[in-house]
Source information: Predicted 3D model of a 496-nucleotide part of an RNA (large-subunit ribosomal RNA, domain I) from Paraphysomonas imperforata. The full RNA is in RNAcentral, with records from ENA. Model confidence (mean pLDDT): 85 of 100. NCBI's taxonomy places the organism under Eukaryota, Sar, Stramenopiles, Paraphysomonadaceae, Paraphysomonas.

Context: one part of a larger RNA
RNA sequence: CGUAUACGGUGGAUGCCUUGGCAGUUAGAGGCGAUGAAGGACGUGUAAGUCUGCGAAAAGCUGUGGUGAGCCGACAAAAUGCAUUUGAGCCACAGAUGUCCGAAUGGGGAAACCCACCUGUUUACAGGUAUCGUUACAUGAAUACAUAGUGUAACGAGGCGAACGAGGGGAACUGAAACAUCUAAGUACCCUUAGGAAAAGAAAUCAACCGAGAUUCCCCUAGUAGCGGCGAGCGAACGGGGAGCAGCCCUUAAGCUGUAUAGAGUGUAGUGGAAUCCUUUGGGAAGAGGAGCGAUACAGGGUGAUAGCCCCGUACACGACGCAAUCUUUACAGUGAAAUCGAGUAGGUCGGGACACGUGUUAUCUUGACUGAAUAUGGGGGGACCAUCCUCCAAGGCUAAAUACUCGUAAUCGACCGAUAGUGAACAAGUACCGUGAGGGAAAGGCGAAAAGAACCCCGGGAGGGGAGUGAAAUAGAUCCUGAAACCGCAUGCAU
Numbered sequence: 001c002g003u004a005u006a007c008g009g010u011g012g013a014u015g016c017c018u019u020g021g022c023a024g025u026u027a028g029a030g031g032c033g034a035u036g037a038a039g040g041a042c043g044u045g046u047a048a049g050u051c052u053g054c055g056a057a058a059a060g061c062u063g064u065g066g067u068g069a070g071c072c073g074a075c076a077a078a079a080u081g082c083a084u085u086u087g088a089g090c091c092a093c094a095g096a097u098g099u100c101c102g103a104a105u106g107g108g109g110a111a112a113c114c115c116a117c118c119u120g121u122u123u124a125c126a127g128g129u130a131u132c133g134u135u136a137c138a139u140g141a142a143u144a145c146a147u148a149g150u151g152u153a154a155c156g157a158g159g160c161g162a163a164c165g166a167g168g169g170g171a172a173c174u175g176a177a178a179c180a181u182c183u184a185a186g187u188a189c190c191c192u193u194a195g196g197a198a199a200a201g202a203a204a205u206c207a208a209c210c211g212a213g214a215u216u217c218c219c220c221u222a223g224u225a226g227c228g229g230c231g232a233g234c235g236a237a238c239g240g241g242g243a244g245c246a247g248c249c250c251u252u253a254a255g256c257u258g259u260a261u262a263g264a265g266u267g268u269a270g271u272g273g274a275a276u277c278c279u280u281u282g283g284g285a286a287g288a289g290g291a292g293c294g295a296u297a298c299a300g301g302g303u304g305a306u307a308g309c310c311c312c313g314u315a316c317a318c319g320a321c322g323c324a325a326u327c328u329u330u331a332c333a334g335u336g337a338a339a340u341c342g343a344g345u346a347g348g349u350c351g352g353g354a355c356a357c358g359u360g361u362u363a364u365c366u367u368g369a370c371u372g373a374a375u376a377u378g379g380g381g382g383g384a385c386c387a388u389c390c391u392c393c394a395a396g397g398c399u400a401a402a403u404a405c406u407c408g409u410a411a412u413c414g415a416c417c418g419a420u421a422g423u424g425a426a427c428a429a430g431u432a433c434c435g436u437g438a439g440g441g442a443a444a445g446g447c448g449a450a451a452a453g454a455a456c457c458c459c460g461g462g463a464g465g466g467g468a469g470u471g472a473a474a475u476a477g478a479u480c481c482u483g484a485a486a487c488c489g490c491a492u493g494c495a496u
Base pairs, nucleotide, nucleotide: 002494003493004492005491007489008488009487015481016446017445020417021416022414024412025411026410027409029406030405031160032159039101040100041099042055043054044053046078049075050074051073061095062094063093064092065091066090067089070082071081106115107114108113116129117128118127119126120125121124131157132156133155134154135153136152137151138150139149164195165193166192167191168190169189175182179229205212206211216243217242218241219240220239226234227233247398248397249396250342255335256334257333258332259331260330262328263327264326266324267323268322270318271317272316276291277290278289279288280287292309293308294298300312301311302310347371348370349369350368351367352366353365354364357383378393379392380391381390382389433440434439453480456467457466458465459464
């Protein structure tokens, strides 16, 4: 030095666990904001820090209701206190307070800061003072009347928010095995704006000589008919079956909204809630043995191992002073409301766009330019166009449901994960850290049933260790469950 065995060190795999995630289902909610939001800064405790709560009335104040013998949020003890039926604490609802920044709104500003004016009174406090829009009033230029402008008052708006909607704009990579029409795609992205849904919507629609009867969504029709450098690709409708159904108005109405009224159930705290003992092993019984009981409750969780009957619950039954939304009844008010059956419209020409349809034989819809009818004895459509026939009535308006989505709430569920997984985040995580910034972005869970977390003694400066003690166990000792491998040792055997 190698090798084998045994015992250790290091290391943190594996097993087991779960506070956290992921994906659904059902119900409800679908907004918050100048009455100052979302999000923050700074404070606030017996208190140094972080989280949570709260706001100079500051882990809180008041009222009503519920619960209630314990309590003063967590890490996290200790001290000081509060309360025990004259009700602390906790829960629900309503109210009060609510610094400063932030749309931020008196002016400014390098957010959480600086500097003002007016009014009022209790003289150190309170209120007001942004901009835009609408309405009203006042004032008022060039310029006579006026108008613009200016001022005041009232009302409204502004900002935030995950996706879903509508509208206005609108790519490229890519595919076509290159590339230009085409595709990707009206996608991504930008802007405006709304609602709990939005949009659409009661035929100038389809159909085919039979008829149907608003819109929306789903399954077929069908990868069909078609479109297409007829390439790549794009891709209907009629009709059928379902979900859901609702019709109305412009000659004062279908409806919608608000307030009040009476009532209904629901939600927002809660209440009651059955039934077991003995022996035995063990540190511990829920295990094993024996004998019982409940069940409209054997869902689930906890308890020193595996509990229907120990605890919390569960089935079931019950409950609200107040507050909230919903529905119903009645009454009132507002809105609908534009206008007068739709004229610079229908149609035409040129140029675009949308229709599955790329100009094509291209109908239909739409419109930038130029034109331009008829008036129900009329007009539009039926895929060039014409006739016949059929069908409908444009150029005004409203309309629930079926449909889309889930930032967030409650319940429930999983042939979903189990700490290199599952969210980036089970832990003081969008933290530490990196970056001028936009932005990027971790690692990190487990003693034990219970801290009973090792008094006391010894070695040592300490760290650490040896005894003692606790515990079922300390090779469970806080770098703490299990403790693999690589790697490093010690002992012994063998080989050299």